[in-house]
RNA sequence: UGAGUAAAGUAAACAGCCGCGUAAUAAGCACCGAAAGGUCUAUUAUGAGGAAAGUCCGGGCUGCGCAGGGCAGGAUAACGGAUAACGUCCGCCGGAGGCGACUCCAGGAAAAGUGCAACAGAGAUAUACCGCCAUGCUUCGCCAUGGUAAGGGUGGAAAGGCGAGGUAAGAGCUCACCAGUCCGGCUGGUAACUGCCGGACUCUGUAAACUCUAUCCGCAGCAACACCGCAGAGGGACAUUGCGGAUUGGCCCGAUCCGUCCCGGGAAGGUGGCUUGAGGCACGCGGUAACGUGUGUCCCAGAUAGAUGGCUGUUCAAAUGACAGAACCCGGCUUAUUCUUUGCUCAUCAU
RNA sequence: GGUACCAUAGCCAAGCGGUAAGGCGUGGGACUGCAACUCCCUGAUCCCCAGUUCGAUUCUGGGUGGUACCUCCA
Numbered sequence: 001u002g003a004g005u006a007a008a009g010u011a012a013a014c015a016g017c018c019g020c021g022u023a024a025u026a027a028g029c030a031c032c033g034a035a036a037g038g039u040c041u042a043u044u045a046u047g048a049g050g051a052a053a054g055u056c057c058g059g060g061c062u063g064c065g066c067a068g069g070g071c072a073g074g075a076u077a078a079c080g081g082a083u084a085a086c087g088u089c090c091g092c093c094g095g096a097g098g099c100g101a102c103u104c105c106a107g108g109a110a111a112a113g114u115g116c117a118a119c120a121g122a123g124a125u126a127u128a129c130c131g132c133c134a135u136g137c138u139u140c141g142c143c144a145u146g147g148u149a150a151g152g153g154u155g156g157a158a159a160g161g162c163g164a165g166g167u168a169a170g171a172g173c174u175c176a177c178c179a180g181u182c183c184g185g186c187u188g189g190u191a192a193c194u195g196c197c198g199g200a201c202u203c204u205g206u207a208a209a210c211u212c213u214a215u216c217c218g219c220a221g222c223a224a225c226a227c228c229g230c231a232g233a234g235g236g237a238c239a240u241u242g243c244g245g246a247u248u249g250g251c252c253c254g255a256u257c258c259g260u261c262c263c264g265g266g267a268a269g270g271u272g273g274c275u276u277g278a279g280g281c282a283c284g285c286g287g288u289a290a291c292g293u294g295u296g297u298c299c300c301a302g303a304u305a306g307a308u309g310g311c312u313g314u315u316c317a318a319a320u321g322a323c324a325g326a327a328c329c330c331g332g333c334u335u336a337u338u339c340u341u342u343g344c345u346c347a348u349c350a351u
Numbered sequence: 352g353g354u355a356c357c358a359u360a361g362c363c364a365a366g367c368g369g370u371a372a373g374g375c376g377u378g379g380g381a382c383u384g385c386a387a388c389u390c391c392c393u394g395a396u397c398c399c400c401a402g403u404u405c406g407a408u409u410c411u412g413g414g415u416g417g418u419a420c421c422u423c424c425a
Stems, first nucleotide, its partner, number of pairs: 001347009012315007020047007028040001030039003049323001053334002056332005061221004068253004073217005079091004093107001094105004108212002113210002115206003129152002131148006137141001160178002163175003179202008188193001225272004234263005244258004265424003279298008352421007361375003369405001378392004398414005
């Protein structure tokens, strides 16, 4: 200098003027109202994000009487820990990729069973097409019968690899070495696992196919839910004490209740839920870490057709600049995206 | 804001691990004096990107685009 990898930070800053939402206070006592209060005005404070997004996971909260049992269904998958919980995070084991820093893994079971493996190929889980070997003959052959998985060819995959023995020819058929799987013992480790020794075996792949094993999950979602107000019109079908219906969502049981559905009608307003929270910041302590804990300090949007915008100047700058706008709230994941810094790795050049 | 679902040729639409059916339409040809009818031929990155698998329209994850439903009272 270039390429790469991991982590951290940032999301323009300051000042002035005009404007908007929310909260508190105050005055004019201007307008509305019976009142409470509201509107206007002024002052002060405060006012989007790292992803507010996708709604993919988990939890709080609320309702369903209790949140019960079984089947079905769904989710997860080495081991240990963190946590309110998780499919997240941390550590570690095993495997894969990369020269390396480092990254990735839906990472249980195919030796419980079932299914599938198109085309090609003789044969796809069992097989004899060519080849090799043996035997047979009214025919000596491009013949018949049998043996053989060493060699050829097909395929993603063809019974572990290689050598020797052996054989009619061959073959883990036998043996040595190597590779892999499983089991047992010992060393280290909380554990997954690892190293060594011994024994058995050579079993195709696929579970993001059915399935099996282990663990977890009741259902719905703030348009939940609680309450106030305005207005209004009922009609029909089924059931009516049990093999019924509803709460309840696929089914059954249990519990509680007695209605359910369709058509039509009315209002389309307000309040609570709503933001003090598994909260933020600083320091200390424990832990490798995720994280936990103690002390101090701070209050930091709550709209409901939906507020955070515009102009000017200075600074930064290639460019007024990327992705993008809260809607009950948190912890994560994923996706989109600007600029900067630091550590480390590799290559090249120079000293 | 919440929930559920869909994407296959110009349009409609089947298929759900193994060469993607069918209908309408387009274009070309045959038939005809010229047309209509009829007959023959004709076209796909299965929305996009990764993964699982020998193999993906199909299975899994992520993205993009679109559709439907969800207020209160008696």

Background: Predicted 3D model of RNase P RNA and transfer RNA as a complex of 425 nucleotides. Its mean pLDDT, the model's own confidence on a scale to 100, is 77. Rfam match: Bacterial RNase P class A. Its family is annotated with dimeric ribonuclease P complex, tRNA processing and ribonuclease P activity in the Gene Ontology. It is annotated as a ribozyme.